[in-house]
Molecule: transfer RNA
Organism: Planctomycetota bacterium
């Protein structure tokens, strides 16, 4: 150089026959409970926005009514051959 695979919220990790993205868990935060913690329990937890409502899946661009899924280009990082 060549081939495969992988890249989603703080992490972990889902949703791939194209049809609501942030499910579930951890942590975080704010309550009830406790004397205090801890364990339970109850909310909340990407970004902008008073709302509506726009935006986001490593980063561009295609196809498509619709793309995290498909397709090309690039960047990370893994294994494998030379």
């Nucleotide at each position: 150089g060549g081939g495969c695979g992988c890249g989603u919220g703080g992490c972990g990790g889902a949703a791939c026959c194209g049809g609501c993205a942030g499910a579930c868990g951890c942590g975080c935060u704010g309550g009830a409970u406790u004397u205090a913690g801890g364990a339970u329990c109850c909310a909340g937890u990407c970004c902008c926005g008073c709302a509506a409502g726009g935006g986001g899946u490593g980063g561009g661009a295609g196809u498509u009514c619709g793309a995290c899924u498909c397709u090309c280009c690039c960047c990370g990082c893994g294994c494998c051959c030379a």